[in-house]
Molecule: transfer RNA
Organism: Bacteroidales bacterium
RNA sequence: GCGGUGUUAGCACAUCGGUAGUGCAUCGGCUUCCCAAGCCGAGGAGGCGGGUUCGAUUCCCGUACACCGCUCCA
Numbered sequence: 001g002c003g004g005u006g007u008u009a010g011c012a013c014a015u016c017g018g019u020a021g022u023g024c025a026u027c028g029g030c031u032u033c034c035c036a037a038g039c040c041g042a043g044g045a046g047g048c049g050g051g052u053u054c055g056a057u058u059c060c061c062g063u064a065c066a067c068c069g070c071u072c073c074a
Stems, first nucleotide, its partner, number of pairs: 001070007010024004018054001026042005047063005
């Protein structure tokens, strides 16, 4: 230098054009003498900037970071 994969909630992962969901964690409630466990509920996220579209996490362009591979030089 070229190519590929990834970036979504505090953490780990889904979803891949039509309200972004699950587990754990956090908070509240129920239960209990108390705690834990269990059950119910709540808050919280699309790396960044543009484009296409009625509508973008998803498609296109640029860019940042991480990982992998290839090539060149030293």